[in-house]
Context: one part of a larger RNA
RNA sequence: UGCAUGUGGUGGAUGCCUUGGCGAUUACAGGCGAAGAAGGACGUGGCAGCCUGCGAAAAGCCUCGGGGAGCCGGCAAACGGGCUUUGAUCCGAGGAUAUCCGAAUGGGGAAACCCGGCCCGCAAGGGUCACUCUCUGCUGAAUACAUAGGCAGGGUAGAGCGAACCCGCUGAACUGAAACAUCUCAGUAGGCGGAGGAACAGAAAUCAACCGAGAUUCCGAGAGUAGUGGCGAGCGAAAUCGGAGCAGCCAGCAUUCUUUAGCACGCGAGUUAGCACAACGGUCUGGAAAGGCCGGCCAAAGUGGGUGAGAGCCCCGUAUGCGAAAACGAGCGUGUGGAACUAAGGGUGCGACAAGUAGGGCGGGACACGAGAAAUCCUGUCUGAAGAUGGGGGGACCAUCCUCCAAGGCUAAAUACUCGUAAUCGACCGAUAGUGAACCAGUACCGUGAGGGAAAGGCGAAAAGAACCCCGGGAGGGGAGUGAAAUAGAUCCUGAAACCGCAUGCAU
Numbered sequence: 001u002g003c004a005u006g007u008g009g010u011g012g013a014u015g016c017c018u019u020g021g022c023g024a025u026u027a028c029a030g031g032c033g034a035a036g037a038a039g040g041a042c043g044u045g046g047c048a049g050c051c052u053g054c055g056a057a058a059a060g061c062c063u064c065g066g067g068g069a070g071c072c073g074g075c076a077a078a079c080g081g082g083c084u085u086u087g088a089u090c091c092g093a094g095g096a097u098a099u100c101c102g103a104a105u106g107g108g109g110a111a112a113c114c115c116g117g118c119c120c121g122c123a124a125g126g127g128u129c130a131c132u133c134u135c136u137g138c139u140g141a142a143u144a145c146a147u148a149g150g151c152a153g154g155g156u157a158g159a160g161c162g163a164a165c166c167c168g169c170u171g172a173a174c175u176g177a178a179a180c181a182u183c184u185c186a187g188u189a190g191g192c193g194g195a196g197g198a199a200c201a202g203a204a205a206u207c208a209a210c211c212g213a214g215a216u217u218c219c220g221a222g223a224g225u226a227g228u229g230g231c232g233a234g235c236g237a238a239a240u241c242g243g244a245g246c247a248g249c250c251a252g253c254a255u256u257c258u259u260u261a262g263c264a265c266g267c268g269a270g271u272u273a274g275c276a277c278a279a280c281g282g283u284c285u286g287g288a289a290a291g292g293c294c295g296g297c298c299a300a301a302g303u304g305g306g307u308g309a310g311a312g313c314c315c316c317g318u319a320u321g322c323g324a325a326a327a328c329g330a331g332c333g334u335g336u337g338g339a340a341c342u343a344a345g346g347g348u349g350c351g352a353c354a355a356g357u358a359g360g361g362c363g364g365g366a367c368a369c370g371a372g373a374a375a376u377c378c379u380g381u382c383u384g385a386a387g388a389u390g391g392g393g394g395g396a397c398c399a400u401c402c403u404c405c406a407a408g409g410c411u412a413a414a415u416a417c418u419c420g421u422a423a424u425c426g427a428c429c430g431a432u433a434g435u436g437a438a439c440c441a442g443u444a445c446c447g448u449g450a451g452g453g454a455a456a457g458g459c460g461a462a463a464a465g466a467a468c469c470c471c472g473g474g475a476g477g478g479g480a481g482u483g484a485a486a487u488a489g490a491u492c493c494u495g496a497a498a499c500c501g502c503a504u505g506c507a508u
Base pairs, nucleotide, nucleotide: 001507002506003505004504005503006502007501008500009499015493016458017457020429021428022426023425024424025423026422027421028420029418030417031161032160039101040100041099042055043054044053046079049075050074051073061095062094063093064092065091066090070083071082072081106115107114108113116129117128118127119126120125131158132157133155134154135153136152137151138150139149165196166194167193168192169191170190176183180230206213207212217244218243219242220241221240227235228234248410249409250408252350253349254348255347256346257345262336263335264334265333266332267331270328271327272326274322275321276320280295281294282293283292284291296313297312298302304316305315306314359383360382361381362380363379364378365377366376369395390405391404392403393402394401445452446451465492468479469478470477471476
């Protein structure tokens, strides 16, 4: 030095586990905000670093309800001190307080800071002061009336935030076409604006085809069809049929009628705490029984979780039944529902029947349809009718025929989505997986910044977390002790391999 055997170190694979994720289903909720949000800064505890809670009334205050013996949140104990059957801690409902920043709004500003005016108050302190819109009042130019403007007051107005869904405006490129320009990607991504719990659309100037249908939306078929297309790549309908779901209405004047909406009161399912809830013992093994054996019991409950191994009957629960002072509350009932103005319904009569519009030219855009034979829809520009004896459409256009009535408006459901709440589920993951994040993670760290972005779980049933002695400066170790086990000793379950020792044997 090699090989072999044994025994260790290192290392953290594997197995097992799960507090965390992922994906669904059902129901709910679908908003918060000048009454100051979302999100933060700084404070707040007897001692107090971080998290959580809270706000100078600061891990809390008040009222009401639940509950019933311990409690003073977590890491996290100790010390010290308190509260509590006169019902604490805790849970739910309502209220009070709620610093500073932030739309941030008295002015400023390098967010959490600086500096003010006015009013009240002896003071401490309190209140108020942005802009826009709208309403009311006062005032008021050039300029006579007026108007613009100014001032004051009222407003349950707006602003800002929010995961996706929705509507509108704007709007790429990579890419594909095996290059590339029309085309495609795609009206996608991105940007902007706006709204709702859904949005949009919607009650035929629609389709159809000589038969007829009868608003819209969504799904299945029709159909990758008809078409469109450097007829390339590609793009791609509709009628019709089957379903889901169905709902129709309004207007000016006069008249009439009573009922809805609204408002008031009452009832009120349900939601926000909870309560009750059946049935087991012996023995054996073992550290421990829920396991084995023996004998029972309950079951509208043998879903699930926990307990020293695998428990229907030990615990929490579960089936089932019950429960609200307060807040919210679908729905239902009663009353009111005007003499006039404003806002809402039915009947009748009268009236009205949408003009720079329809259409046309030019240029674009949308329609599955790229200018094409190109109808239809929108319109930048130039034009420009008719008036129900009228007008639009039926894919150039004309006639016949059919069918509708534009240029005003509203409209539930079926449909889309999930930041979130509750419950349940999974031939989903099980710590290099599953969220980036099972752990104090959008943290540490990196970057001027936009932004990027980790690693890191497991002693034991219970800390019983090793008193005491010995070596040592300590670290660490040897005894002792705990424990079923300490090669379970705290970066502690299991403990693979690479890698490094020690002992022994053989070989050299």
Notes: This is a predicted structure of a 508-nucleotide part of an RNA (large-subunit ribosomal RNA, domain I) from a soil metagenome.